[in-house]
RNA sequence: AAGGAUCUUCGGGGUAAGGUGAAAUUCCUAACCGGCGGUGAUGCUCACCUACAGAGCUCAGCCCGCGACUCGCUGCUGCCGAACUGGCAGCAGCGACUGACUUGGUGCAAAUCCAAGGCCGACGGUAAAGUCCGGAUGGAAGAAGAUCAUC
Repeated sequence: AAGGAUCUUCGGGGUAAGGUGAAAUUCCUAACCGGCGGUGAUGCUCACCUACAGAGCUCAGCCCGCGACUCGCUGCUGCCGAACUGGCAGCAGCGACUGACUUGGUGCAAAUCCAAGGCCGACGGUAAAGUCCGGAUGGAAGAAGAUCAUC
């Protein structure tokens, strides 16, 4: 330094101000927010030293993927039921589903930089919700670290 095993910790933000109404943070005018990995020409730092070339950190909601939610199948466990090829719940595995960008500028090169204008956001509840309440004091993409053994 790399991969492996076990464990620990961490791991999501946001309706200001107003209108209508009996009632809306849900409608209307408007406001605000952006998980994780990758890519990356920005920025910062270091080394080198004037010449080629380098290292670290950082830089995308809508570029490539992942996760959450939802659905299906299978298995296990529990409960209901007189019983079943039944129903419900939980967990695990596999699969499906899984949103949204253009124009101009710079440049060798930009869907990432700069400028402008757009667009997107699970399910249940409730006056119709990305932002409130709830499942969730949950789960998770992953991040950091510790220990052990091996090379």
This is a predicted structure of a 151-nucleotide RNA (FMN riboswitch aptamer (RFN element)) from Paenibacillus yonginensis. Its mean pLDDT, the model's own confidence on a scale to 100, is 78. The source organism's lineage runs through Bacteria, Bacillati, Bacilli, Caryophanales and Paenibacillus. It matches the Rfam family "FMN riboswitch aptamer (RFN element)". From the family's description: The RFN element is a highly conserved domain that is found frequently in the 5'-untranslated regions of prokaryotic mRNAs that encode for flavin mononucleotide (FMN) biosynthesis and transport proteins. This element is a metabolite-dependent riboswitch that directly binds FMN in the absence of proteins. In Bacillus subtilis, the riboswitch most likely controls gene expression by causing premature transcription termination within the 5' untranslated region of the ribDEAHT operon and precluding access to the ribosome-binding site of ypaA mRNA.The FMN riboswitch structure, reported in present an FMN-bound six-stem junction, adopts a butterfly-like scaffold, stapled together by opposingly directed but nearly identically folded peripheral domains. Of the family's consensus pairs, 100% are formed in the model.